Annotation: The part of an RNA shown here (large-subunit ribosomal RNA, domain I) has 531 nucleotides and comes from a marine eukaryotic metagenome. Its mean pLDDT, the model's own confidence on a scale to 100, is 81. Rfam family: Bacterial large subunit ribosomal RNA.

[in-house]
Context: one part of a larger RNA
RNA sequence: CUAUUAGGUGGAUAGCUUGGCUCAAGACAGCGAUGAAGGACGUGGCAAGCUACGAAAUGCCUUGGCGACCCGCACGCAGGGGUUGAACCAAGGAUGUCUGAAUGCGACUUCGCCAUAGAAGCUGAAAAGCUAGUUAGACGCAGGGAAUUGAAACAUCUUAGUACCUGCAGGAAGAGAAACCAAACCAGGGAUGCUGUUAUUAGCAGCGAGCGAAAACAGCACAGGGCAAUCUGAACUGCUCAUUGAAAAAUGAGUAUGGAUGUGGAUUUGUAAGACUAUCUUUUAACCCCUAGUCAGGUCAUCUGAAGUCCUCUGGAAAGAGGCGCCUUAGAGGGUGAUAGCCCCGUAGGAGAAGCUUGAAGGGUGUGAUAGUAUCUUGAGUAAUACCUACUGGAUUCUAGGUGUGAAACUAGGAGGCAUCAACUCCUAACCCUAAACAUGUUCUUGAGUCCGAUAGCGCACUAGUACUGUGAAGGAAAGCUGAAAAGCACUCUUGUCAGAGAGUAAAAUAGAACUUAAAACCUGAUAGAU
Numbered sequence: 001c002u003a004u005u006a007g008g009u010g011g012a013u014a015g016c017u018u019g020g021c022u023c024a025a026g027a028c029a030g031c032g033a034u035g036a037a038g039g040a041c042g043u044g045g046c047a048a049g050c051u052a053c054g055a056a057a058u059g060c061c062u063u064g065g066c067g068a069c070c071c072g073c074a075c076g077c078a079g080g081g082g083u084u085g086a087a088c089c090a091a092g093g094a095u096g097u098c099u100g101a102a103u104g105c106g107a108c109u110u111c112g113c114c115a116u117a118g119a120a121g122c123u124g125a126a127a128a129g130c131u132a133g134u135u136a137g138a139c140g141c142a143g144g145g146a147a148u149u150g151a152a153a154c155a156u157c158u159u160a161g162u163a164c165c166u167g168c169a170g171g172a173a174g175a176g177a178a179a180c181c182a183a184a185c186c187a188g189g190g191a192u193g194c195u196g197u198u199a200u201u202a203g204c205a206g207c208g209a210g211c212g213a214a215a216a217c218a219g220c221a222c223a224g225g226g227c228a229a230u231c232u233g234a235a236c237u238g239c240u241c242a243u244u245g246a247a248a249a250a251u252g253a254g255u256a257u258g259g260a261u262g263u264g265g266a267u268u269u270g271u272a273a274g275a276c277u278a279u280c281u282u283u284u285a286a287c288c289c290c291u292a293g294u295c296a297g298g299u300c301a302u303c304u305g306a307a308g309u310c311c312u313c314u315g316g317a318a319a320g321a322g323g324c325g326c327c328u329u330a331g332a333g334g335g336u337g338a339u340a341g342c343c344c345c346g347u348a349g350g351a352g353a354a355g356c357u358u359g360a361a362g363g364g365u366g367u368g369a370u371a372g373u374a375u376c377u378u379g380a381g382u383a384a385u386a387c388c389u390a391c392u393g394g395a396u397u398c399u400a401g402g403u404g405u406g407a408a409a410c411u412a413g414g415a416g417g418c419a420u421c422a423a424c425u426c427c428u429a430a431c432c433c434u435a436a437a438c439a440u441g442u443u444c445u446u447g448a449g450u451c452c453g454a455u456a457g458c459g460c461a462c463u464a465g466u467a468c469u470g471u472g473a474a475g476g477a478a479a480g481c482u483g484a485a486a487a488g489c490a491c492u493c494u495u496g497u498c499a500g501a502g503a504g505u506a507a508a509a510u511a512g513a514a515c516u517u518a519a520a521a522c523c524u525g526a527u528a529g530a531u
Stems, first nucleotide, its partner, number of pairs: 001529008014516001015481002019452002021449007028441002030134002038099003041054003045077002049073002060093006069081003104113003114118001120131004139170001140168005150157001154206001180189002193220005203211002224433003227379001230266003235263001236258001237256008270410001272378004276372005288364003294360006302351003308324001309340001310323004325342002327331001333345003384405007412428005468475002488515001491502004
């Protein structure tokens, strides 16, 4: 050095899955001065970590379920609890140190100093009420708002109202009941939103690159209301008390620094409407409020739930093989010493208390209709206009904004895509609210997968945002598997220990905890051969 062989080292591969990933359906979409989210420090007989909890501290009380074991992960020692019903599960309550918006002042998670009640701001006559902080790296609306890029350069343009910043929310948001479309001879539609089509269209554009609608049609889903003015003129409102009631509310009394700068009532539109006048009607239309009892669901512990543990064989073990039976609205799945419809948990199908919650019915509040047209009212620095901008597919036009001017009152006003005039058609601005249909998934439940199977799959299957690194923002791992059952090797020997040799357990110990399988690189011994 080669070959064979026996070991060591190492942890690939195979098998497995406690964990991930993705999708679908449903729920829910907040918590917080009644102190949140997040943390610090404690609490166990022994207690370092995680979990749980808070000086009432691995827990206390009540109600319901369950029915024999229990004192978390964590299998030890010691000691306890439980059929007078523990542990565990569900619901409700009590306690809840110090911090933190942190809120008596100052400190900073140790406390000190005032003090008897407490920060600040806003609203309110007062009594009193409200705000903040946090999260989800998602969705929404609003205020600001790029550049790379494309145009084969680049400046209008494009990227794009995108990214990003800020503010404010809600469970959705926003929009929304026509001063709208349409048509132009006559007709027609009837709040908004979303989807498909319309549409590589109409159109815009250094007419370059590119950008790019709407009506309409077909669907999803449907819902309409309230003020101001005007008329009336305290008939109103807060608080306290009493009566009735489950409550909403009604009635009465008292009181006030509310309210004539108008509380309350009536009223709300384009075929004009309303006030007003006349006639008829009397609990009906519409909005809003209440939930004790009743009825119907939803949610949440849980309960019930069929049929072999028959024979023989192999084996450590039967669920395997052979034989004989049974159930099925249940032959989904998992477990059990190998592969079980009938062993266990379950599954199909049924049942389900309190609490919470949804709806119905019910209760409360509340009159409605027709006709007439003398008078009054119908949102002002608004509409419009000149000039300048923005938005947009689009403009000198709709809409919005700036500056200067600045109307009308129903015999009125606005719009119909250049202006003006006339006609025709449509509508009634300058006030407000509005469910459903559509966006998202921090999160929860259920189900699924031609997804992954420990260098994969989330960074994390394990004390993982841990250890560790960094002044900090931040970065960020590795690490799964004894066995069916610990039966986890009594005892003896070598020995300072580790470890080893016997013995014993086990189916197996080359399954001995550095524990399933155990490849290669690498190291060593033995045998044979070569130099």